[in-house]
């Protein structure tokens, strides 16, 4: 160096929930408090899975309904890349 293992002492993320004269059309996100968990719970939508449907196409009983669709999103859903840190072999 580069593979595997890891019961984590310092150090690091931080779910659910609360709050916001934050950003969205929503799924979401952000910043703050929380801490369930996490050894890649760093980074990446590449494949497959989920979410959402403003716009947009079709329909209708046409102020408004349905329906389909991702250019929106989820990396803590399950693999693929890409890069890391302790400890032991």
């Nucleotide at each position: 160096a580069u593979u595997g293992u890891c019961c984590a002492g310092g150090g690091g993320c931080a779910a659910a929930c609360u709050u916001c004269a934050c950003c969205g059309a929503a799924a979401g996100g952000g910043a703050a408090g929380g801490g369930c968990g996490c050894a890649a719970a760093g980074c990446u939508g590449c494949g497959g899975g989920c979410c959402u449907a403003c716009a947009g196409c079709g329909g209708g009983c046409u102020u408004c309904c349905c329906g389909c669709c991702a250019c929106g999103g989820c990396a803590g859903c399950c693999g693929g890349g890409c890069u890391g840190c302790g400890a032991c072999a």

c-di-GMP-I riboswitch aptamer from Desulfofundulus australicus DSM 11792, 89 nucleotides, folded computationally. The same sequence occurs in records of 2 taxa. RNAcentral holds the sequence, with entries from ENA and Ribocentre. Of the family's consensus pairs, 95% are formed in the model. The source organism's lineage runs through Bacteria, Bacillota, Clostridia, Desulfofundulus and Desulfofundulus australicus. Its mean pLDDT, the model's own confidence on a scale to 100, is 85. Rfam family: c-di-GMP-I riboswitch aptamer. Its family is annotated with cyclic-di-GMP binding in the Gene Ontology.